[in-house]
RNA sequence: AGGCAUGUAACUCAGUGGAUAGAGUACCAAAUUCCGACUUUGGUGGUCGAAGGUUCAAAUCCUUCCUUGCCUA
Numbered sequence: 001a002g003g004c005a006u007g008u009a010a011c012u013c014a015g016u017g018g019a020u021a022g023a024g025u026a027c028c029a030a031a032u033u034c035c036g037a038c039u040u041u042g043g044u045g046g047u048c049g050a051a052g053g054u055u056c057a058a059a060u061c062c063u064u065c066c067u068u069g070c071c072u073a
Base pairs, nucleotide, nucleotide: 001072002071003070004069005068007066010025011024012023013022018056027043028042029041030040031039049065050064051063052062053061
């Protein structure tokens, strides 16, 4: 330099054009307990990597850039 893949909650990941963007773990609170753990219930937490475009409508499609990883030279 060229090619391929990847980026969504603190962490691991779902979500292949339409619903309030979700799950597990973690964290906080309550119940339970003499206390703690376990368990149950509830809650906090997201500019969906950035910008632009297409569309009535974009996490999702297109373009460029960036992060990380792999391959070729």